Small-subunit ribosomal RNA from a Gammaproteobacteria bacterium, 1516 nucleotides, folded computationally. It matches the Rfam family "Bacterial small subunit ribosomal RNA". Its family is annotated with ribosome and structural constituent of ribosome in the Gene Ontology. NCBI's taxonomy places the organism under Bacteria, Pseudomonadati, Pseudomonadota, Gammaproteobacteria. Its mean pLDDT, the model's own confidence on a scale to 100, is 85.
RNA sequence: AGAGUUUGAUCCUGGCUCAGAUUGAACGCUGGUGGUAUGCUUAACACAUGCAAGUCGAGCGGCAGCAUGUCUGUAGCAAUACAGAUGAUGGCGAGCGGCGGACGGGUGAGUAAUAUAUAGGAAUCUACCUUCUGGAGGGGGAUAGCUCAGGGAAACUUGAGGUAAUACCGCGUACGACCGAAAGGUGAAAGGAGGGCGCAAGCUCUCGCCGGCAGAUGAGCCUAUAUUGGAUUAGCUAGUAGGUGAGGUAAAAGCUCUACCUAGGCAACGAUCCAUAGCUGUUCUGAGAGGAAGAUCAGCCACACUGGAACUGAGACACGGUCCAGACUCCUACGGGAGGCAGCAGUGGGGAAUAUUGGACAAUGGGGGCAACCCUGAUCCAGCAAUACCACGUGUGCGAAGAAGGCCUUCGGGUUGUAAAGCACUUUAGUAGGGGAGCAAGAUUAUAAUACUAAUACUAUUAUAGUUUGAGAGUACCCUAAGAAUAAGCACCGGCAAACUCUGUGCCAGCAGCCGCGGUAAUACAGAGGGUGCAAGCGUUAAUCGGAAUUACUGGGCGUAAAGGGCUUGUAGGCGGCUAAUUAAGUUAGAUGUGAAAUACCUGGGCUUAACCUGGGAAUGGCAUUUAAUACUGGUUAGCUAGAGUAUGGUAGAGGAAAGGGGAAUUUCCGGUGUAGCAGUGAAAUGCGUAGAUAUCGGAAGGAACAUCAGUGGCGAAGGCGCCUUUCUGGACUAAUACUGACGCUGAGGAGCGAAGGCGUGGGGAGCAAACAGGAUUAGAUACCCUGGUAGUCCACGCGGUAAACGAUGAGUACUAGCCGCUGGAGCAUUAGUUUAAGUGGCGAAGUUAACACGAUAAGUACUCCGCCUGGGAAGUACGGUCGCAAGAUUAAAACUCAAAGGAAUUGACGGGGGCCCGCACAAGCGGUGGAGUAUGUGGUUUAAUUCGAUGCAACGCGAAGAACCUUACCUGCUCUUGACAUGGUAGGAAUCCCUCAGAGAUGAGGGAGUGCCGUAAGGAACCUACACACAGGUGCUGCAUGGCUGUCGUCAGCUCGUGUCGUGAGAUGUUGGGUUAAGUCCCGCAACGAGCGCAACCCUUGUUCUUAGUUACCAACACGUUAUGGUGGGGACUCUAGGAAGACUGCUGGUGCUAAGCCAGAGGAAGGAGGGGAUGACGUCAAGUCAUCAUGGCCCUUACGAGCAGGGCUACACACGUACUACAAUGGUCGGUACAGAGGGAAGCAAGACCGCGAGGUGGAGCAAAUCUCACAAAGCCGAUCGUAGUCCGGAUUGGAGUCUGCAACUCGACUCCAUGAAGCCGGAAUCGCUAGUAAUCGCGGAUCAGAAUGCCGCGGUGAAUACGUUCCCGGGCCUUGUACACACCGCCCGUCAAGCCAUGGGAGUGUAUUGCACCAGAAGUAGCUAGUUCAACCGAAAGGGGAGCGGUUACCACGGUGUGAUUCAUGACUGGGGCUAAGUCGUAACAAGGUAGCCGUAGGGGAACCUGCGGCUG
Repeated sequence: AGAGUUUGAUCCUGGCUCAGAUUGAACGCUGGUGGUAUGCUUAACACAUGCAAGUCGAGCGGCAGCAUGUCUGUAGCAAUACAGAUGAUGGCGAGCGGCGGACGGGUGAGUAAUAUAUAGGAAUCUACCUUCUGGAGGGGGAUAGCUCAGGGAAACUUGAGGUAAUACCGCGUACGACCGAAAGGUGAAAGGAGGGCGCAAGCUCUCGCCGGCAGAUGAGCCUAUAUUGGAUUAGCUAGUAGGUGAGGUAAAAGCUCUACCUAGGCAACGAUCCAUAGCUGUUCUGAGAGGAAGAUCAGCCACACUGGAACUGAGACACGGUCCAGACUCCUACGGGAGGCAGCAGUGGGGAAUAUUGGACAAUGGGGGCAACCCUGAUCCAGCAAUACCACGUGUGCGAAGAAGGCCUUCGGGUUGUAAAGCACUUUAGUAGGGGAGCAAGAUUAUAAUACUAAUACUAUUAUAGUUUGAGAGUACCCUAAGAAUAAGCACCGGCAAACUCUGUGCCAGCAGCCGCGGUAAUACAGAGGGUGCAAGCGUUAAUCGGAAUUACUGGGCGUAAAGGGCUUGUAGGCGGCUAAUUAAGUUAGAUGUGAAAUACCUGGGCUUAACCUGGGAAUGGCAUUUAAUACUGGUUAGCUAGAGUAUGGUAGAGGAAAGGGGAAUUUCCGGUGUAGCAGUGAAAUGCGUAGAUAUCGGAAGGAACAUCAGUGGCGAAGGCGCCUUUCUGGACUAAUACUGACGCUGAGGAGCGAAGGCGUGGGGAGCAAACAGGAUUAGAUACCCUGGUAGUCCACGCGGUAAACGAUGAGUACUAGCCGCUGGAGCAUUAGUUUAAGUGGCGAAGUUAACACGAUAAGUACUCCGCCUGGGAAGUACGGUCGCAAGAUUAAAACUCAAAGGAAUUGACGGGGGCCCGCACAAGCGGUGGAGUAUGUGGUUUAAUUCGAUGCAACGCGAAGAACCUUACCUGCUCUUGACAUGGUAGGAAUCCCUCAGAGAUGAGGGAGUGCCGUAAGGAACCUACACACAGGUGCUGCAUGGCUGUCGUCAGCUCGUGUCGUGAGAUGUUGGGUUAAGUCCCGCAACGAGCGCAACCCUUGUUCUUAGUUACCAACACGUUAUGGUGGGGACUCUAGGAAGACUGCUGGUGCUAAGCCAGAGGAAGGAGGGGAUGACGUCAAGUCAUCAUGGCCCUUACGAGCAGGGCUACACACGUACUACAAUGGUCGGUACAGAGGGAAGCAAGACCGCGAGGUGGAGCAAAUCUCACAAAGCCGAUCGUAGUCCGGAUUGGAGUCUGCAACUCGACUCCAUGAAGCCGGAAUCGCUAGUAAUCGCGGAUCAGAAUGCCGCGGUGAAUACGUUCCCGGGCCUUGUACACACCGCCCGUCAAGCCAUGGGAGUGUAUUGCACCAGAAGUAGCUAGUUCAACCGAAAGGGGAGCGGUUACCACGGUGUGAUUCAUGACUGGGGCUAAGUCGUAACAAGGUAGCCGUAGGGGAACCUGCGGCUG
């Protein structure tokens, strides 16, 4: 410090996720030691048991119990024992009394201010403690304990009697106390213990007591500031705000008041209400600013089962006190009682989860006490827990045969790995044994000194000596002994993110923080080997901060990504021109106080180190007080004129309101003329019209809107405004002077204006036109189109308050290059022009921007103020509030869900976008297919099997250039198991051939013939048989694991690269543009310049000529010969053959092209613009085809999925499709005669002549390994004849019979021949195919395969057309451009209803819980007031009573409780609304391209649904 994730890729915006640190944690696996910390975060849920607050006998009466003593008695010699008495002593149960119990300890329920933090303040109290001062005189009456009697189960209680005090009460005295203006009045006390002195009275020391001043400590009160969220909580408040009076408190105060007066007080700087919450020092995180938290430790507060209340006291409204009410638990004799762990342990419960019913007061501290001491679950220790932090260990060195084993492997090896073993060492920790600090200071006894004092008492301090105190503790630490001995796991290994292979699994099981893995080769699941990281821990989960500049103060944004309010005015608020004076609030500086300690930081010290502990320092950004400064801001005062405004003169304008007027047009009505149509559409129909329409002329009525001018022209704040005139009226601009003197800018709330649609009332209603109706279109058509048509549109008065109310750009001010227009002014010049300010447009610089773009009219540079945004969806929705007549508007969430949603630009692809161009693409033609029959292939069906593959173009006469057996892979049956085939071992045998038997055959059994070749004589080579094992074998699977080969787009003209340049980048440029071409072919231009693969050319063939050579080809001239034939001699002329050359290049001429490239025409030429044809197939696309040509990874079978044999099947047949052949006839059929090819084949072959057969063919065999022989007659054609439009003399299927050939074999299942038979079919629906010239069409011939078996395939020649205007349309393709929500790329994407499942949520008759307001009832305990009744020791009193008090009663206040009526929250609810999610449901196709009616916004109506239509608006 960043990274992953939206896309085909890019930049940006933006969310989600990760890496870090942390924790009172929990869970999983694992676990050696020590130190230091920490340990119910949940049920403030309920609690068994024990302990947690007592102490003082030096306050008191005392003596229940213990101990001691004394006395008496009895027994006894005595010791002693027993009994009794004695509080005498040590002490002490219970009691009275004092102090403490208000501390310490726990918890965080409540509390948003009666709290806390910080800083101040005045009207207070303060036991114990300290200083000072004064006093402590003299009396009295009770009461507990106790005894007796009673009630009760108990708790407890009643009565009587008697008793003490440092308990209680008077009297006296009394100050610097209190009250009071003063005079004056009021108010105390307690003694105890032990010493000393003294004859004694008494004095004194000491601990206490009383009054008072002050201090310290602690506490109470008041003020300011700060302290969570919600405005879907906006008004709250009657003791409320203030005053007087009274009361009350320790004290100020409405603290209180059934007294009086005033009407205030708080609140947008957030009152009130609701929700949540103890606050702080601090802790975690962070660079910081911040954010989150408030365990342990420390300060404050609050609480103590729940609610209320007071008493006592210095202090409480009291955790281990009291009273009452309530709930719960326990005891009970049923009458009544008892209790409060949020003290320490512990139990149950809750929970993911948190410890021992331990030891000790040794230390620190607290209470009591004179003290010794006692008490102390505070505390100190120990126990449990890897809960956290820190430290240590689990060995160290050498050790290669790189052992074994594991894993992997390309089978060579690699790795685990110096790791182990082995050898040599060490002993921390642990174990065993032994030693052994510090925490201990004090206390007490004795002596001495000093202080106090009269004092050598007492007391305090110090010193010396003696005695004595340790829970922890079997401590820390040290020494010794033995022995590698007792001690390593966890997570991860696709990317982020360090670490890789094998096996298993097969979208299963599973993983996952995000992206995402898994559908048979998974580095992502599971296991293993190996590796990486951390380590007594490691992972996971939860939580916080960080990263996140993702709430932006530091430090973000708002044209299009989320985001500028529709516009104006203006209140509060914020901000504000120049000069001077003053002030000192802000500001700045200094000083002082405070900011507790601990923590954190710096620096020392102590534990062997560290964690930890500890000394010192700095710091604690703050607050307060005070002194000073005065630049800036603020306040006050005085001025100024540059901002702003006023006055005067002009200018332009659809600015606004009202009244009046005008013509054109539509429609309707009346009348005339006139006749059959009009209207409407893509085409129609509905509609109108013979009752006279449309058309046309004249007249009338009525409403609405104002053509031309008209313009990126004008005006207005926006919405908006357009005929003319008048009236009223707002603003702007401009010129020159004068005046005011900051009067300004912005603007939360508020107010006003605000298109269209809509609503109300009343008018009006020509045209247009939601709804509606009809007609079309359509699969449907609730639409688009047409005919009608109502609200509405118009006016008046109201309401409503929204729009894509847009420049998607808030208002104001200042500054920052220019150029070109337009509008209305002014100045100077006056043809031109130029300057200036105001407005309105287009380019463009700097700069800005993610880019697009903006650019003085900023989206630049700055300032001021306002509004708004914070991932997508849910949703601008629900609920609540406000407004509205309603429609609705405004304000405005959450649950849940996704990992994206989005902006700009890029490359493609696509478009029922555009432009240019090409192709038998269409058109123009010719001939077909689709109908028939047959052939053939496929699908389907059938079957034991009908083997397998190919499946839009680009499968279907395809693999197959040829299934009767074989082929053959399929089926049935019979057989074999090292195998039909390969290599290797051993043994035997030559190989090989023949015969017999069984069998369907494979095969089996048996017999016979035969003894080879090389050789150094051992043996070897080939072949055969047997045996055993390695292995063979597989047309079994996967073409989606592959190689190779092939198809296709497409013989289309494209596809790229290097360098440079441009761009943040993907990318662009080049390759685009203007021409041209068959062509990215060439030329020109150009930030490009070059290059590669393609194109073309080079290759083959064909067309012309020349040359060379002539056999088997040829024969002109010469010769010979034949009935005839190049038959023969010869020839090399010709044809031809096959070698080599030439030729064609837009070369020439003309035109055209701006130049060029080129194009057009022509000449010449055999051929002319690529002459024709072929071979040749760029980068790539289709997971295209092929594992069955071959090769090959992986998987599978191994007496079978291998191999052999026989028979069958691949040839089936209701049917459908493709491709062909033959036809339907006269351009023909049949018969007779007759002419002309090319290219091929031939030895297990082609076969002539001759003979036989109607024929297929047979007999026979000349010739020929071929320019010689042969297949081999070419056919259409031509010349004649016949048929005469008919299912025929067309057509030939089918069937019967008879044959031929091939072949072991012709039944399933061959071809051909002859005779007979003579089906469908008379030119083919929708649709569809081929072809542009020697082509289509038509005619025959040959070849491969092959024993035989072509209508198929591959070739060959013969005859030989028609048409092309042209590119609108269909299909395919190329280039440029445009739009895009597509990128699996339009066979794309995607919307809504309906149906199903799941989830959360709104409404809902209601129901229940909780909280709370108001009104009322009620009223325990308590306090205060009053007091008939009743009772009473202290004082007074003539003893009657008084004074006063208690009990009781009553009033006020008040808790629980109750009633009624509201509000709010939560839960639940038949039914219901929408929403979200969910591989393959239904209906349509709304959007994205002109998305097929451009889309969208607002509004209204309509419709299964997306949506449609009207009106206005926007361009996205």